[in-house]
RNA sequence: UGAGCAGGCCAGACGACCGCGGGCAUAAGGCGAAAGCCUGUGCGUGAGGAAAGUCCGGGCUCCGCAGGGCAGGAAUAACGGGUAACGCCCGCCAGGGGUGACCCUCGGACAAGUGCAACAGAAAUAUACCGCCGUUUUACGGUAAGGGUGGAAAAGUGAGGUAAGAGCUCACUCGCUGCAUGGAGACAUGUAUGCGCUGUAAACUCUAUUCGGAGCAACACCGCGGGAGGACAUGAGACCGGCCCGGUCGUCCUCAGGAGGUGGCUUGAAUCUGCCGGCAACGGCAGAUCUAGAUAGAUGGUCGUUUAAUACAGAACCCGGCUUACAGACCGGCUCAGCAU
RNA sequence: CGGGGUGUAGCGCAGUUGGUAGCGCGCAUGGUUCGGGUCCAUGAGGCCGGGAGUUCGAAUCUCCCCACUCCGACCA
Repeated sequence: UGAGCAGGCCAGACGACCGCGGGCAUAAGGCGAAAGCCUGUGCGUGAGGAAAGUCCGGGCUCCGCAGGGCAGGAAUAACGGGUAACGCCCGCCAGGGGUGACCCUCGGACAAGUGCAACAGAAAUAUACCGCCGUUUUACGGUAAGGGUGGAAAAGUGAGGUAAGAGCUCACUCGCUGCAUGGAGACAUGUAUGCGCUGUAAACUCUAUUCGGAGCAACACCGCGGGAGGACAUGAGACCGGCCCGGUCGUCCUCAGGAGGUGGCUUGAAUCUGCCGGCAACGGCAGAUCUAGAUAGAUGGUCGUUUAAUACAGAACCCGGCUUACAGACCGGCUCAGCAU
Repeated sequence: CGGGGUGUAGCGCAGUUGGUAGCGCGCAUGGUUCGGGUCCAUGAGGCCGGGAGUUCGAAUCUCCCCACUCCGACCA
C1' cells in the first nucleotide's frame, strides 16, 4: 500500500422562535357551597438500538391444585461454567470450511427394535451379469480380486496363501469395544489372543432432563342504562283499538357486571463511575443519579452555524435474551500478500 | 393480546410415509369451414412466496423472513 477477519461505540450537535404530552408551583382570570376543575403564567422533563417480529425465559395478577405412582402429550439435547430463568451468553471439546485472522454445526442414540433408500445396477443388507477357477461341461458348484451402476457395494493398502479367490493369515492404517494414563468434564494419548457392524432419528422410536392454565382487553374498586332473582302493593289510573279475563307500567332489596371512570403504571434482577475477583460470560463492594407514562394516544415545525445530517424506524404492564430491518461516522485489535528500511 | 389458514403455469385448483410436478380454462401452430365458432391434433408456458439447513435427493421435513386472509377476547 492492497485485500480481508472479528469487536466496541454513536444514531446528529449548538443557538433562537413557535407548538404538543406528563409533572411541580401559581399571589392572575372563569366556574363551584367546598374539595377542586378549566384557562393562563413560570420551572423542569419527554422514544429505540432495535420501541418491530411475538420466537423463547421470567416478574406481576387471577383461576386450578391433599400426597405419590403409571400412561399419554409438549419441549430440550456434546462438556464445564454464568444467570432470577432460558432453547440465551461465555469458555472448551469433536466434526466441517478457510493459506490465515477466523467462521459454521437441532452436535444424544441407527452397534436395542421397526420403517424407508426412487432411477441406475446382476445384487441395496443381501447378491453371481460379465469375468476368474473347478467338475460328471446347453449345466452345476466355488469365488467379492477385476469390470460396470450408484450418494452408499460387504474396512483400506501391501505381502503371504489358494484350483481361483476371500480378514483366510500377517504388517501398517481406519472405526468400535475394553483397559491404563492425563484432564473438572466432553475428550486426548497409549494398549489388546477382542470385534469389523451401509445411510437415514429436521422417520417411528429409545435414553436423559424439564413442564398446571390464562394473560394488563390480566386483575381490584366505582358503576348510568338495561338484565336476572326476591319482597310488598295490587286501591285508583293508564296501555294491550270496544267489553270480560289476564298481563305490563309502581315502591324497596339483592346479584352479576357490558359502556364509562379510577387504580394496576413505572424505583427497577435499574443506570453511571471507581476498586476487587474471574481467561470470559459474569459476580462482589463503595459512591452518585432518578430517566416518558399517553388512552384516539404527546417528541414536531421554521431559521442560522457545522463539508453532509441523510438510514431503519415511534413507547402502550415491566424486565432478560433471540431474530429481523438499518444511511453514515468514529475507535482501537488481528490476519494474508507486495514493497521499502 | 391470543390462535389459525393460504401462497404451485396468465386464471382457478390437484399433488405429503421425501424419488424427474399435473388437471381444467386460456394461449400458440396446424387441420376442418366460403369465413368465424364448435370439434380434432400438436406444442409452449413453473424452478412450487423468499432465504438458509437436514438428506444421495425437498413443493413435501426443520429454522428464519415476506404477503394476503380468518377467528376470539362475553353484557340476554
Molecule: RNase P RNA; transfer RNA
Organism: Candidatus Limivicinus sp.